[in-house]
Context: one part of a larger RNA
Formats: sequence, structure tokens, C1' cells
RNA sequence: GCCAUCGACUUACUCUUUGUGGCAAGGUUAAAUCGUGAGAUGGAGCCGAAGCGAAAGCAAGUCUUAAUAGGGCGUUGAGUCGCAGGGAGUAGACCCGAAGCCUGGUGAUCUAUCCAUGGCCAGGUUGAAGCUUCGGUAAAACGAAGUGGAGGACCGAACCCGUAUGUGUUGAAAAACGUUGGGAUGAGUUGUGGAUAGGGGUGAAAGGCCAAUCAAACCAGGCGAUAGCUGGUUCUCUCCGAAAUAUAUUUAGGUAUAGCCUCGAGCGAAUUCUGGCGGAGGUAGAGCACUGAUUAGGCUAGGGGGCCCACCAGCUUACCAAACCUUAACAAACUCCGAAUGCCGCUAAGAAAUACUCGGGAGUCAGACUGCGGGUGAUAAGGUCCGUAGUCGAAAGGGAAACAGCCCAGACCGUCAGCUAAGGUCCCAAAAUCUAUGCUAAGUGGGAAACGAGGUGAUACUACCCAGACAACUAGGAGGUUGGCUUAGAAGCAGCCACCCUUGAAAGAAAGCGUAAUAGCUCACUAGUCUAGUGGUGUCGCGCGGAAGAUGUAACGGGGCUAAGCAUAGUACCGAAGCUACGGAUCCGUAAGGAUGGUAGGAGAGCGUUCCAAGGACUGUGAAGGUCAACUGUAAAGAUGGCUGGAGUGCUUGGAAGUGAGUAUGAUGGU
Repeated sequence: GCCAUCGACUUACUCUUUGUGGCAAGGUUAAAUCGUGAGAUGGAGCCGAAGCGAAAGCAAGUCUUAAUAGGGCGUUGAGUCGCAGGGAGUAGACCCGAAGCCUGGUGAUCUAUCCAUGGCCAGGUUGAAGCUUCGGUAAAACGAAGUGGAGGACCGAACCCGUAUGUGUUGAAAAACGUUGGGAUGAGUUGUGGAUAGGGGUGAAAGGCCAAUCAAACCAGGCGAUAGCUGGUUCUCUCCGAAAUAUAUUUAGGUAUAGCCUCGAGCGAAUUCUGGCGGAGGUAGAGCACUGAUUAGGCUAGGGGGCCCACCAGCUUACCAAACCUUAACAAACUCCGAAUGCCGCUAAGAAAUACUCGGGAGUCAGACUGCGGGUGAUAAGGUCCGUAGUCGAAAGGGAAACAGCCCAGACCGUCAGCUAAGGUCCCAAAAUCUAUGCUAAGUGGGAAACGAGGUGAUACUACCCAGACAACUAGGAGGUUGGCUUAGAAGCAGCCACCCUUGAAAGAAAGCGUAAUAGCUCACUAGUCUAGUGGUGUCGCGCGGAAGAUGUAACGGGGCUAAGCAUAGUACCGAAGCUACGGAUCCGUAAGGAUGGUAGGAGAGCGUUCCAAGGACUGUGAAGGUCAACUGUAAAGAUGGCUGGAGUGCUUGGAAGUGAGUAUGAUGGU
């Protein structure tokens, strides 16, 4: 893991409500007694029939009060006792689950420390003090040799320990084995006996150890401790169907009240949407009239600078600048203005079928994404916090390759029928290789910005042009002059200044290359040849570059496509559990007709199990149970037949429950 069996909303009392039964202005007994029992007796008590007031008290009223005023609570509709169901309370109270707390005991055969009494430590090394002899001294000191045998001394077995590493890790072993290592006459090690006990011991101190258990041992009990926490909670069908919000909370994953769901009763259209009419308002936008912020200019107080000046004054200013004028433009906490929606009221035409009140029962208080309006954040986040609508949650089906929250659309059951939605129609793969006109050449389509570009199509404006444009070719491109200055030189072309005149069809005191400087080659400009368009600026469409990532093409779902891409217009078809058709089930409705997705949850109707009562049956001519089968019912389920089995068992109507298992790291057994 699997299989079998067991396994969780109970019981008692009290309260409340619904259904049902008895009696009814009444209802009912409790303990107890009697009786074999069924039952009888038992009226104490309880609830109800009157309330109000703190009370005295008064009473269909009463209290407040000075009040005969007003107001509060009452007066007008029946209760009570059983039984059954829902709910609450008190009890373990649906079941399993702590870590812990307390009480009484059991432990020092492990281990910590101590006490008493015993045991053990191969071998080797070093060579302290002391002593002896010699040297030495005035005597000592001191030196040398020998002797001696000290030491928490040295090396290293037993013994004790456990440094590093390998193996082992469902081990050979709940701590070991191999190699290596530390101590090894000491604060050494060890045998036996004894002592210290749980908030206590013991501790060369690690919160270590106290029997494989220690920041408080183990055993039993209090005990079914408590668990706002996790898990689990067993047959079927039908109807309706949420919430993830507000407020409060030692509250934030809990709870209470409200909101939203359901069931019953009451009241009946009181409700919602569309239309019309009438309202309040300061948002979007806009504006600058206020409050602030703000561009440029003008004008001009004040200040700064300069000139002038003994003082007073004066002049000036491409400085700063209030107020004012013109101009430009900003604001959640600005408004001279000001929508659309939304909101409130009235109205009555249409559509829908609600709304409200009382009572029983809940669940919900972690929400998620998408569009729109905002705050926060970085105009970041699959971020966070509000508002608003939708979907998911609790919704299956079709589309988006796959894909809770996107698009279409809400599944009662059946059908080898039809029509459509979103989305599609070359093949995978149902349906157009459809029609018409354009665009794209980038596989753009099928990922991306600032920015860049004689890509290409459309369009607007503009310049030159048959008096010949643009491009190309032929020819000219000169003279004064090498302008002046500068400079070694400066001659169109290092630099500075000037940039004239002439001849001419035209030709710069020169736009570039070049030389040391000249020279030389082009250009501007002009003529000729040729011949019809040639340039510039902007806007729009589609493309290009910008463009680097991690397992594998991998940024159309794939094949593949030049349309099977993009734009516009059109026709046809495919396409869902949508709609229609036909058949069926249940509910609502007089009918026509309508409804039937669903988590938490509310309500209803049933199936099956065990036992009891009554009735009526079956059974050795074979009960229950087991097993096989193509039977029946909308489901839980039920029958029938064969085989097996070998003694009890269905059915109907009621009743009572130890009444239904797949999940609880469930329990027990098996495998």
C1' cells in the first nucleotide's frame, strides 16, 4: 500500500420554537401509597386567566407629576399537559490528538560525586637532592669524579581514553570496526560493599549525568485536563442558495450584532427596470475672476552698480524687482464656469415578479483576477488599499495550442435531426486553396523603444524646364595680378586686410586636391551636343536597422504559406451541453405555457441495516449466508434462476435505534 472487521452529533435535565394529540378559562400532577402487572390513588406545587409602580399601594388601569395636561407600560386575539422534530444552556457533549500542571510512589546494577576495603601498571631512558673521594679555601664557598635514585619527568605494551580519517548509516553494532592518535607512578586505573532522589541529587561546569529518557527522571492517579488549533465525520434524490463586508473586540486565521441565504406565517404590489416631469450637487472638462505657483516684454516704486558729489541733491544702468499693462501657461486640499452618469421625489404606459413585517435554522468575517475611476508605490509588481461592473469562488460546454478570474454561453434526461455565438474555413482538423480592389518582399506576418535610412505605395505644397531643365559628354574657366601686408618663400588655396576693375557666352582677388614656392588637376560659372521631365519640403500606409542567454529548432500549436500575410467590401459554409425539433421525468400554473448548474448552508421526500409488537406467510420437497447471470426501478436499491450451504427467515403496518465508511500519518487482524 491493499483486503476484512471496528470507527465520530449521543444521553439526562432545563428553556425556546414548529408539527401533532388530549382537555380547555382552564390545563397538569411531583414525591409517595396501593397493585403481579396494566394501572389506580395522590391537587402539595407549576403555568395560564391583569396590570402598573423601586415600594407602600392602587387596579382596566397604573406610574411620573401640582395637574383631571402630556408621556411610559398595560387593557382588545387561549391556554396547558404529553409525544415527535429544529435550536440553545448545563454536563467530556461529534470523534481522535498535545506540550504541560498537581498528588502519591519506584529508581544511583547505567552514570556523577563521595566513603570503606582490596587489586593493577612489561620493558627501556633520563639521572634532582643527599652522600663519598679528590681538587680548592684561612675556613667556607666552589669545581670534578663516583655513588645515589627524585620526577602530576621521557619512550612504550597491558590498562584507561577517543585525535584525525575511511567504512558502516533498513549497520555485525539504537555509537561499532579498520588505520592513526593521547595518557600510561598519577588530579592514575579498577573489583566489591555503601551514601546522596526529582525543583531534588551530583557536576575540574557541557545544562552535563541521575537505567538507550533530562532546561526538571520514571510509574500510577486527578483525567475523557484544556486545545478560539490541525485532521476526520459513513445511504439516495428533489427545491432554493450565500459570504469572504460594516461596527466592536488583549481583536485581527476567534467571536457578537447587522448585511447577504433558507423555511414558516402575515400583509398584498406597497418592489425593480424603461419612459416623462421636477429637484439637490461642484466631479470630468475647462478657466485664471479669488488663493497660490508661473514665461516673456513693457511701464515703474524700492534696492544694487557706475558717474558726479562738503551736505542736500542729480545723471545713468542689456543688474534684482513689488504694484500695474500685454503675453504664455499650472493646481487633490484654487473656481468666474461646468457636464455625462449616478442619487432623490412624483407620475402613470409597458416589462418583470418582487418588496416589507414577525418568527425558526444557518453559513459567511483569509477572497482572486479582468475592464474602468483613483490613493500608495517608481503613472514598478501576478504589489497594496478603496470605488464601480463582470467572471471565478460555487460553472460544466465552445474559443484563446495548453491556460480558475479573458471572449462566447449558463449542463433535468435521451436522439447517428436542424440553426447559430465567439472563433474559424490549405493539411494535421469540421468548414472558401471564395469574390473584388489595393498594400507588403521583410517569412514582416509570427516579440520590443528612443533614434537612424535615396525601402516602397498614396497624397499635398513648392522650384527649374521645348526661349531646352536634371544627368552625361565636348569646349572654355581669362586679363590687370605673383592684389596689398606678412614671410626665407606666400604666386586663388599658412595667416591678416580688402574682395575691385576689364574682356567677355562665362570665369570667385577662388570651393577642393596639390607644390619648398611656382607648376599641375578639378569646382563654381558659361556655351555646345542630347532630349523630357528634373529637384526640394511635408503628411499618411506597409516594411528595414536598432535586436545578446543559458538542456533542443523553441517569439505562427506543427506542417508549411508570398498568401494560407495585411487593409477594405461582400457572399457561402463550419462551429457549443446556446436556440429549435421529437420523446421522457419532476415541480409550478385553470390553461396556454414556464422552470429544473451549484460549494458553505436551509427545506422536503425516500432507500437500506439491527431489534420489538401485531397480522399473515415461507422453510430438510432445503431458511439465512456465499457465488454466477444478458432481469426491474429516476437514485439509495429490489427481484428471479442455477450451484453451494444445512436451519431458520422474508413480507405488510407501526415502534425503537450501538442505523450506512474510502480517506482521521485512524484501531485490530491478514497479506
This is a predicted structure of a 671-nucleotide part of an RNA (large-subunit ribosomal RNA, domain II) from Mycolicibacterium poriferae.
The coordinates come from a structure-prediction model, not an experiment, and the mean pLDDT is 86.